[in-house]
The RNA shown here (Glycine riboswitch aptamer) has 102 nucleotides and comes from a Lysobacterales bacterium. Rfam family: Glycine riboswitch aptamer. From the family's description: This family represents the bacterial glycine riboswitch.

RNA sequence: GCGCCGCUUGCGGGAGAGAUCGACACGGGUUCUGGGCCCGCUGUCGACGCCGAAGGAGCAACCGCCCCGGAAACUCUCAGGCAGAAGGACCGCAGGCAGCAA
Numbered sequence: 001g002c003g004c005c006g007c008u009u010g011c012g013g014g015a016g017a018g019a020u021c022g023a024c025a026c027g028g029g030u031u032c033u034g035g036g037c038c039c040g041c042u043g044u045c046g047a048c049g050c051c052g053a054a055g056g057a058g059c060a061a062c063c064g065c066c067c068c069g070g071a072a073a074c075u076c077u078c079a080g081g082c083a084g085a086a087g088g089a090c091c092g093c094a095g096g097c098a099g100c101a102a
Stems, first nucleotide, its partner, number of pairs: 003100002006097008018048001020047006026040006049082003055078001056076003062070002
């Protein structure tokens, strides 16, 4: 130098599932003044349904066996999410830092 592993930065890719319903607020329209009615790429709260790929928890094939430890894209759905945007496990490329082996 090459290689391997971890962290990190930039760029690119990156799934699923109600733009659901109700109340209130806000805004707009209409009627015409008591208020009612209608609408909304808006907000809050609530209800039901649903999704798994932030994070979290569980099971354990496996790491030769025991202790310890690690451990899935499986399971749960606490959290999160269900137009777009954002986020996004993970993947690729380039750079940086640290380590391992020779």

Taxonomically the source falls in Lysobacterales (Bacteria, Pseudomonadati, Pseudomonadota, Gammaproteobacteria). It was read from a public genome assembly, where an Rfam model found it.